[in-house]
Context: one part of a larger RNA
C1' cells in the first nucleotide's frame, strides 16, 4: 500500500456524469392513508402509536373419565434497562415528466431496453386434393380442421379518432384495338440437273431432294381502360392587403395527383439555440409549464391522451449518512519475513546516468558539458516511442464475403400457348379450293357502264310488259330475287363516252352470298382413357396398406412430358474506371495552338489561356489581271459612318473558324477554262520504345489550264478523331474437303464504334456494409511529434488623426520591420508486424508576454481610487449552480481569482460522462441494403517491474595500525505567503464629499513542523447492559456461536476538528530607478574613469541531509594477543517489511510473573432481608480490570566466535 469488514467530532450531498457506493428504511398489532382511476386499483400509500418481564381477573380452542398438558385472546396492576421484533432474517419514501398499455422474450460469452411478444384492431388470399410451406416425386404438415376456419402482411391494451392524394409504383378487374412465341402454312425465290439451246466462251431448266424467306392462323403479357392507400407513398410557392404600428380574416397569381385536416410541437423529432416567457435554485446548457418562427412533426410506417405497471430513461424534494469538506482509528486476509513447492508473457547482444546538441525530425549507446565507488531488498510507476494482438480507423488490392435493388446475365417457381397422353356426337366460326349465283354509280350522258374477247341478233304461252306484297343489297337513284296477278311483248344497234351494250356466250377481277369438300378454332355434349369418392365385397385369418371387383362423381378437361412467350433478386455468378498534395464530392481523361519552356529538339502540375469531334463542287487546279484597314479634303438626297472623285497610307487589313508561324514580288480580291479533291509507284528524309505519324523529287499511264516554260496526287500551314476482332456492299485471272458445282472463305475497293475513361479488357454491368473479413501501407488520412508559419497572440518603427488647446497622459489611420511557436492551417518527414484518443480527479514542473503581493518612472498623479510604462518568477493564484464539457455564464467571497509550454504534461496512476464496434428509437436522405461532425437510451478500460529514474533501507570494500566518540561543512534541499483592524489621524491632501504615506501594535486566513496536557474520535486483548440459542446433569452461575451479536462507557497507542511552534529580523551585491563628482563635447550630462542609495527577487543569515568531498577532512581518547573493540546469540523496545537503531544480558529491572498506585467501568458472587412473582435492598463507591506509573531478581537473558599485518 491493496482487499473485504467496524466505528467516527462538527457539517450533511458542497462529492460527482449521476446519491456511484454506503446509510437509512424494515417484523407483527392498532389507529390512519391524498390526487388520479379503466372503480379493479392508487395502497404496505403518505403518517403516528404498541410490543420485554412478573402478578391477578376473564373468555374460547384441542385433548383427557379426572387432574391436568397445550394452544388463541381480552382486561387490571407491578417491575427493570440507554434500548424490550434489544441477535439474526426483513420495503427507504414522495412529487413530477419521457417511453411502452401490462405478465413474458431476448444479443449463451460487453447492450435487458423505448426493441420482441401480447390480447385487441385491420387489410389481403383460401369453398377443400383449400390457400400456404416442405419435397424432384410419392408424399406430409395444414387438420383427421372448414370462412366464428386457415394462411400471410400491418398495427399494438383500453379512450377520443385515424383527414386530402390513385399522376407514379404494385396489386385487382375489363378487354374493342395495336404489339407478340413455338407450333402449322398458302406461296415466292436459291441450291442441284433429266433435257433443250448454243457464236462451244456459254444460256434456259420440270420433277425431286434440299437450304433459308413467308402472307395468313396463333395465348398470356405489355400498351390501353378502369378501381384500389389500415397497399408502396405523398401531402407547395410568390405577392398584396384593416385609420399608430404589428399582424393579415381577405385578394391576386403560378404550379400540383392532392397541397397537411384533427391533433401535437425547440419534442428520444429544433440546425441557428443555453430560442423567449414563466417556475423551481443564492446562482439552473439539464428539469417542467408556455408560446409557435415545425432547418426537418403528425394521424394502423398510426396520432393525441391514458389509470396500473417497469433491475427502462430525466428532474425535484424528505429522511439517511465518510460520496465530500479530510480525514482518523481498528479488525481479518494478502503484501513484507521465515520454511516448503514453483509457473509465465518477454528477451539482437549488453560493462543498460543526467543535460543541451545532432539525427529517419522525441538519444542508455552519436557530439559537448555535468554527474557517477561495487551490489542488493522494499516500493513508487516518469521513460525504455515498455509487454500483449502482421491496426479493427484511413488508403490501396483489376482481394474476399454476406446484404440490397428498376446494375448486367442466367436459374428455379408461377402465368400462358402448342404438342402428346386424347376418344365419339351435334351445333356453329373463320380460312382454302371446286361449283352455283351475285355486287360495281368520278364527269359527260336515257343511267349505278367492273375488265378482255366473241358478237347481229338475244329472251319470251315451260308466260313478255305493268301492277301489288315479301326479301337482300344500296351511294336513297335504283339494282337483284321471289310470290301473287296479268296475258304479249322487252330488248340490242342508233345519241352522248377515253372505253359499249347485263342483246347473248365465255374467260377473268373486286367484294359478298350458298353447297360440297378439307382445314383450323369455338361451344354443347357422352363415355372408355384419366382423375378422385365410397360406411360396400374379395385376395385376407389383421389392414385408414397394396392390387382386384361393384357402385358413384369429374372428364377428354385436369394432372404429367417436350417446345415456346412472358414474369421471375426467390436464387446464383459478376460487375460497379483511374487521375488525385489521404480519400470521397468536385474537375479531368483524344486532338490542335500559345506561355511555361532556360535563344537546337524535346520538357512536369488539380499552372495560366483559348479552340476541335467541322465545312467548301468552290472556299479545289491553271491562267491572267488587281491592293487592303483607316483618316484628311471634296461631293445630290447624305446625317460620325452607304456609293463617287482626290490625296496620305508597309500592312495598322484580309486569308470559312482558336491561336501561333506566315503572307503585298501573295497565301488576299477578281475573271476564264476545268476536275490533279487522279490511277500505279517511290529514291531519301522527318519523327519514333511499337503501332502510328509527316515531308518527298523522280518514273509509267491517263488528263486539266498555259502560246510556252511549266503547274496540278485538294483547300497559306498546324486541329475536324479511333487499332483489331465481327459483319455489309462492289469487284476479282485466287481456294473450293473423291469429282463438276454450290455454299464458305481469301485478295482489292468500300461501309457500319461520343469502342470520348477517346492504346479501344465484354456484344451486354449499379449500389451497401457500423456484421464484417484477408493481405498491404507510415507509398496515404486521423492523435501526437517534426519542417513552415500564411493564420494567430505579442513586440518596435512611422506619425494621418482623436484627446478644450497639445501627434506620443492615454489612444493611433495608411503603412513599416520583427520575434514566439499556444490558434486554424500547409507539408506529409518517424510511427499503422499499434506511438490509447476529449474532460475530470491525482501529483505536479517550468516560461514571463505577471493576476496579487514589491521596488520604481510618466500621468489629462489634490487626496483616495485609476491609468500606462519599466524591474521582478519568492510564494500564492477560492468555493458552488448549469452543462460530458475545456470553454463558458450566473451565485458569492477574495490581495488576487495570470497566460502558457511539458505527447493539446499525467489512463504498464484512477475515472469513462463524450466521442468511436455490435442492440434500439426519431428527423431527414435513399426505391432499397443502408446513411447523416443530426439528436437520443444502452453498451468488458488487462500488465506480478528486467534497465533508467525517482522514494526509502541495507550489505561489500575504500579512505596505508585496528577500534569508539565528538565534529568541519564542499556541496545539496527545505522555507520565503498574505489579509483585517487600532495608533499616527479623521491628521497632510482637499470646497466639500472623502481620506492617505510612513512608524509602531494587535488580531486572523492558508500553508508547514511537532505533539497527546486539555477537547474528541477510534481503541475487535478493558467494564457494564441485554436478544436468541447451544453446553457445563440441573438450579445458580458462566462459557461458545450469531459483523466484536447488538448496546451504553472507555485506558495505553495512534490520531485532528485539538495543543504548541514556524515565515521574523539582519548584513552583502544588484535590477529598474534616484543620485555625487565629471570628461569626451571650455557648457550640459548619474559615466566615459571613480563613489553611493535602491525591491516580497539573487547570495548569506534561519532549518535539514552531508567526508564515496576517492579532494574519502578534523579532534579526543582507548588498544598491541596477559586483547581495545565487535559480532553471532539471547531479554526486549513508542525502532522497524527484511536489514538497520536503540536499551539490557547476572557487577542485571530488559521482558514476564507479583505487590503497590493511576485510570475505566459503574456497586461482583455468595449471603442476609423485603415482595405471591418480576424485582428490590444490605454487605459495597463493591468486583473486576489490555497496553500506563513505581517498586521488587520469582522466570528468562545460556553460550560462542573475530578481532590491530605486510612489504
Nucleotide at each position: 500500500c491493496g482487499c473485504u469488514g467496524g466505528u467516527u467530532a462538527a457539517g450533511g450531498a458542497a462529492c460527482u456524469c449521476u446519491g456511484c457506493a454506503a446509510a437509512a428504511u424494515g417484523a407483527c398489532c392498532c389507529c390512519g392513508u391524498a390526487a388520479g382511476u379503466u372503480c379493479g386499483c392508487g395502497a404496505u400509500a403518505a403518517g403516528g402509536g404498541g410490543u420485554g418481564c412478573c402478578u391477578c381477573c376473564g373468555a374460547u380452542g384441542g385433548u383427557u373419565c379426572a387432574c391436568g398438558c397445550u394452544g388463541u385472546u381480552g382486561g387490571a396492576g407491578g417491575u427493570c434497562a440507554c434500548a424490550g421484533u434489544a441477535a439474526a432474517u426483513c420495503g427507504g419514501c414522495u412529487c413530477u415528466g419521457g417511453c411502452g398499455a401490462c405478465u413474458g422474450u431476448u444479443u449463451a460469452c460487453u447492450a435487458a431496453a423505448a426493441a420482441c411478444a401480447c390480447a385487441g384492431g385491420a387489410c389481403u388470399c383460401u369453398g377443400c386434393g383449400a390457400a400456404c410451406u416442405c419435397g424432384u416425386a410419392a408424399g406430409a404438415g395444414g387438420a383427421u380442421g372448414u370462412a366464428u376456419a386457415g394462411a400471410g402482411u400491418c398495427u399494438g391494451a383500453c379512450u377520443c379518432c385515424u383527414g386530402c392524394u390513385c399522376g407514379g409504383u404494385g396489386c385487382c378487374g375489363g378487354u374493342a384495338a395495336g404489339u407478340u412465341a413455338a407450333g402449322g402454312a398458302a406461296g415466292a425465290g436459291g441450291g442441284u440437273u433429266a433435257g433443250c439451246c448454243u457464236u462451244u466462251g456459254g444460256g434456259c431448266g420440270a420433277a425431286g431432294c434440299u437450304c433459308g424467306c413467308a402472307a395468313c392462323c396463333g395465348a398470356a403479357g405489355c400498351u390501353c381502360c378502369g378501381g384500389u392507400a389500415a397497399a408502396c407513398g405523398g401531402c407547395g410557392g410568390c405577392c398584396g392587403u384593416a385609420a399608430c404600428u404589428a399582424u393579415g380574416a381577405c385578394g391576386g397569381u403560378c404550379c400540383u395527383a392532392a397541397g397537411g385536416u384533427a391533433g401535437c410541437g425547440a419534442a428520444g423529432u429544433u440546425c441557428c439555440u443555453u430560442g423567449u416567457c414563466g417556475g423551481g435554485u443564492a446562482a439552473g446548457u439539464u428539469c417542467c409549464g408556455a408560446c409557435c418562427u415545425g432547418c426537418a412533426u403528425g394521424a394502423a410506417u398510426g396520432g393525441a391522451g391514458u389509470a396500473a405497471c417497469g433491475a427502462c430513461u430525466g428532474g425535484a424534494g424528505c429522511a439517511c449518512u465518510g460520496u465530500c469538506u479530510c480525514a482518523a482509528c481498528c479488525a481479518g486476509c494478502g503484501a513484507c519475513c521465515c520454511g516448503g513447492u514453483g509457473a509465465a508473457a518477454u528477451u539482437g547482444u549488453a560493462g543498460u546516468c543526467g543535460u543541451g546538441g545532432u539525427g529517419a525530425a522525441g538519444a542508455u549507446g552519436c557530439c559537448a558539458c555535468g554527474u557517477a565507488c561495487c551490489c542488493g531488498c522494499a516500493g513508487a510507476a516518469a521513460g525504455a516511442c515498455g509487454g500483449a494482438a502482421a491496426g479493427a480507423c484511413c488508403c490501396c488490392a483489376u482481394g474476399a464475403a454476406c446484404c440490397u435493388u428498376u446494375a448486367c446475365u442466367g436459374c428455379a417457381g408461377g402465368c400462358u400457348g402448342a404438342u402428346a397422353u386424347u376418344g365419339g356426337u351435334a351445333c356453329u366460326a373463320g380460312a382454302u379450293a371446286u361449283g352455283u349465283u351475285u355486287u360495281g354509280u368520278g364527269u359527260a350522258g336515257g343511267a349505278u357502264a367492273g375488265g378482255u374477247g366473241g358478237g347481229a341478233g338475244g329472251c319470251u304461252u315451260u308466260g313478255a310488259a305493268a301492277c301489288g306484297g315479301g326479301c337482300a343489297c344500296g351511294c336513297u337513284a335504283g339494282u337483284g330475287u321471289u310470290c301473287g296477278c296479268g296475258g304479249a311483248g322487252c330488248c340490242g344497234c342508233c345519241c352522248u363516252u377515253g372505253a359499249a351494250a347485263u342483246a347473248c356466250c365465255a374467260c377473268c377481277c373486286u367484294g359478298g352470298a350458298c353447297c360440297u369438300a378439307u382445314u383450323u378454332g369455338g361451344u354443347a355434349u357422352c363415355u372408355a382413357a384419366c382423375a378422385c369418392c365410397g360406411a360396400c365385397c374379395c385376395a385376407u385369418g389383421a389392414a385408414u396398406c397394396u392390387g382386384g371387383g361393384c357402385g358413384g362423381u369429374g372428364g377428354a378437361c385436369a394432372g404429367u412430358u417436350u417446345c415456346a412467350g412472358u414474369u421471375g433478386g426467390g436464387c446464383a455468378g459478376u460487375u460497379u474506371g483511374a487521375c488525385u498534395g489521404g480519400g470521397g464530392c468536385g474537375g479531368u481523361c483524344u486532338c490542335c495552338u500559345c506561355c511555361c519552356a532556360a535563344a537546337g529538339a524535346g520538357u512536369a502540375a488539380c499552372g495560366g489561356a483559348g479552340g476541335a469531334g467541322c465545312u467548301c463542287a468552290a472556299a479545289g487546279g491553271u491562267a491572267c489581271c488587281c491592293u487592303c484597314a483607316g483618316c484628311c479634303u471634296g461631293g445630290u438626297u447624305g446625317g460620325c459612318a452607304a456609293u463617287c472623285a482626290g490625296g496620305c497610307g508597309u500592312a495598322g487589313a484580309g486569308c470559312g473558324c482558336a491561336a501561333a508561324g506566315g503572307u503585298a514580288g501573295a497565301a488576299g480580291g477578281g475573271u476564264g477554262c476545268u476536275u490533279g479533291a487522279c490511277u500505279g509507284c517511290a529514291a531519301g528524309a522527318c519523327c519514333u520504345a511499337u503501332a502510328a505519324g509527316u515531308c518527298g523529287a523522280g518514273c509509267a499511264g491517263a488528263g486539266a489550264c498555259g502560246a510556252a516554260a511549266g503547274u496540278c496526287g485538294g483547300a497559306c500551314u498546324u486541329a475536324g478523331u479511333g487499332a483489331u476482332c465481327c459483319g455489309g456492299c462492289g469487284g476479282u485471272u485466287c481456294c473450293g474437303a473423291a469429282u463438276g458445282g454450290a455454299a464458305g472463305g481469301g485478295c482489292c475497293g468500300u461501309c457500319g464504334c461520343u469502342c470520348a475513361a477517346c492504346a479501344g479488357a465484354u456484344a451486354a454491368a449499379a449500389g451497401g456494409u457500423a456484421c464484417u473479413c484477408u493481405g498491404g501501407g507510415g507509398a496515404u488520412a486521423a492523435c501526437a511529434g517534426g519542417c513552415u508559419g500564411a493564420u494567430c497572440a505579442c513586440u518596435u518603427c512611422c506619425g494621418a488623426g482623436c484627446g478644450u488647446c497639445c501627434a506620443u497622459a492615454g489612444c493611433g489611420g495608411c503603412g513599416a520591420a520583427g520575434u514566439g511557436g499556444u490558434u486554424u492551417g500547409g507539408c506529409a518527414c518517424c510511427u499503422c508486424g499499434a506511438u490509447g484518443u476529449c474532460g475530470g480527479c491525482u501529483c505536479a514542473u517550468c516560461a514571463c508576454a505577471u493576476c496579487c503581493u514589491g521596488g520604481g518612472g510618466g500621468u489629462g498623479a489634490a487626496g483616495a481610487a485609476g491609468c500606462u510604462c519599466c524591474c521582478a518568477a519568492g510564494g500564492g493564484u477560492u468555493c458552488g449552480g448549469c452543462u460530458g464539457u475545456u470553454c463558458g455564464c450566473c451565485g458569492a467571497u477574495u490581495a488576487a481569482a495570470g497566460u502558457g509550454g511539458u505527447a493539446c504534461g499525467c489512463g504498464a496512476g484512477c475515472u469513462g460522462g463524450g466521442u468511436u464496434u455490435a442492440a434500439a428509437c426519431c428527423g431527414u436522405c435513399g426505391u432499397g441494403a443502408g446513411a447523416c461532425a443530426g439528436g437520443u437510451u444502452g453498451g468488458u478500460c488487462c500488465c506480478u517491474a528486467u534497465c533508467u529514474u525517482c522514494u526509502g533501507u541495507g550489505g561489500g570494500c575504500g579512505c596505508a595500525c585496528g577500534a569508539a566518540a565528538c565534529u568541519u561543512g564542499a556541496g545539496g534541499g527545505g522555507u520565503u505567503u498574505u489579509c483585517u483592524c487600532u495608533u499616527u489621524a479623521g491628521u497632510a491632501c482637499g470646497a466639500g464629499a472623502g481620506g492617505a504615506u510612513u512608524u509602531a501594535g494587535a488580531g486572523g486566513g492558508a500553508c508547514g513542523u511537532a505533539c497527546c496536557u486539555c477537547u474528541g474520535g477510534u481503541g475487535u486483548u478493558c467494564c457494564u447492559g441485554u436478544u436468541g440459542u447451544c453446553a457445563c446433569g440441573c438450579u445458580a452461575g458462566u462459557g461458545g456461536c450469531a459483523u466484536c451479536g447488538c448496546a451504553g462507557g472507555g485506558u495505553a497507542g495512534c490520531u485532528a476538528a485539538g495543543u504548541a511552534c514556524g515565515g521574523u529580523u539582519a548584513g552583502g551585491a544588484u535590477a529598474a530607478g534616484c543620485g555625487c563628482u565629471g570628461a569626451a563635447a571650455g557648457c550640459a550630462u548619474c559615466u566615459a574613469a571613480g563613489c553611493g542609495c535602491g525591491a516580497a527577487g539573487c547570495c548569506u543569515c534561519u532549518c535539514c541531509c552531508a567526508a564515496g568531498a576517492u579532494u574519502a577532512g578534523g579532534u579526543u581518547u582507548c588498544g598491541u594477543u596477559u586483547g581495545a573493540g565487535u559480532c553471532c546469540c539471547c531479554u526486549g523496545g513508542a525502532a522497524g517489511a527484511c536489514u538497520a537503531c536503540c536499551a539490557g544480558g547476572u557487577u542485571g529491572a530488559u521482558a514476564g510473573g507479583c505487590c503497590g498506585g493511576a485510570a475505566g467501568u459503574g456497586u461482583a458472587a455468595g449471603g442476609u432481608g423485603a415482595g405471591u412473582a418480576a424485582u428490590c435492598a444490605u454487605u459495597u463507591c463493591a468486583g473486576c480490570u489490555g497496553a500506563c506509573c513505581g517498586g521488587u531478581a520469582c522466570u528468562a537473558a545460556u553460550g560462542g566466535a573475530c578481532g590491530a599485518a605486510u612489504g